[in-house]
RNA sequence: GCCCGGGCGGCCGCUCCGGGGUUCGCCCCGGGGAGGAAAGUCCGGACUCCACGGGUCAGGGUGGUUGCUAACGGCAACCGGUCGCGAGGCCAGGGAAAGUGCCACAGAGAGCAGACCGCCUGCUCACCGCGCCUUCGGGUUCGGUGGGCCGGUAAGGGUGAAAGGGUGCGGUAAGAGCGCACCGCGGCUGCGGUGACGGAGCCGGCAGGGCAAACCCCACCCGGAGAAAGACCAAAUAGGGAGGGAUACGGCGACGACCCGCGCCACACCCUCCGGGUAGGUCGUUCGAGGCCGGGCGCGAGCUCGGUCCCAGAGAAAUGGUCGCCACCUCCGGCUUCGGCCGGAGGGACAGAAUCCGGCUUACAGGGC
Repeated sequence: GCCCGGGCGGCCGCUCCGGGGUUCGCCCCGGGGAGGAAAGUCCGGACUCCACGGGUCAGGGUGGUUGCUAACGGCAACCGGUCGCGAGGCCAGGGAAAGUGCCACAGAGAGCAGACCGCCUGCUCACCGCGCCUUCGGGUUCGGUGGGCCGGUAAGGGUGAAAGGGUGCGGUAAGAGCGCACCGCGGCUGCGGUGACGGAGCCGGCAGGGCAAACCCCACCCGGAGAAAGACCAAAUAGGGAGGGAUACGGCGACGACCCGCGCCACACCCUCCGGGUAGGUCGUUCGAGGCCGGGCGCGAGCUCGGUCCCAGAGAAAUGGUCGCCACCUCCGGCUUCGGCCGGAGGGACAGAAUCCGGCUUACAGGGC
């Protein structure tokens, strides 16, 4: 990394489908009945409904290249980096020269760098040594040791995740790409590759360090909600609409209240019909980017052709329990020709469909390659 994840049989049950029977309660026969993850619901799609002129912004996601795919943040092959002796593993793997921001602690210095220790030239003070001069008080060249001051130095030490290329030689007072060789890095040219990129030649002494799972910039992708989606059938009760009837000593226009006059006519009542919709029921619902076998193409992911098979569809939710035998593992006892054999006891995980499919991730006793 890949695969399996007990087998057979008896008895008692559960659920769905087909056929038959029935006293309508159910019974009989035949057939199907969980997983590699059915899980987390993290991505992507199918399907359904809603929305929808186009563009831009906002928001979210992705980020090497070329492919595969319905699509993907998945997969394959390759490239680069890194780890491993190796098979192989891992990488948010675009941009740090658009701008902003951050770089804790430690440390002298953390960004157009820095002198703490160390090293070195010079000046100066003290002491020591050799030498020289001397008026014998001392003075002085050189060298050394220690202290101070002005400088030089990024080689060495030290701090740190990170200190302005690395190794070596030369060079220098000491040093330094200061010079040179090799490696690294940058630029240009042409070559190979579809491409990421590789390797070659020439030039350049090396340049503004890191962080973008910090804001940000660039490129590409993205409408929303989800089977409690959605479609159909459809009680009782209440309410809506249409038609007809009845009511006129009524109601309305009509007012804070009342009356008169005028005009209009049915909300409430009864009957029939229609439509929405709740309970309930049916569909969606399992034949599908499907499984198996074989051929062809491709390094591969995969594509394609032929044959064959039908393989859970419940709905508060079935797929279970128990016994026996066998296989496996562990322990104990006995035997052994050391290969094993016999007897007894014990053990077997993670988990469990709920519209479906492709992935990812996570869990897993034991066994095999």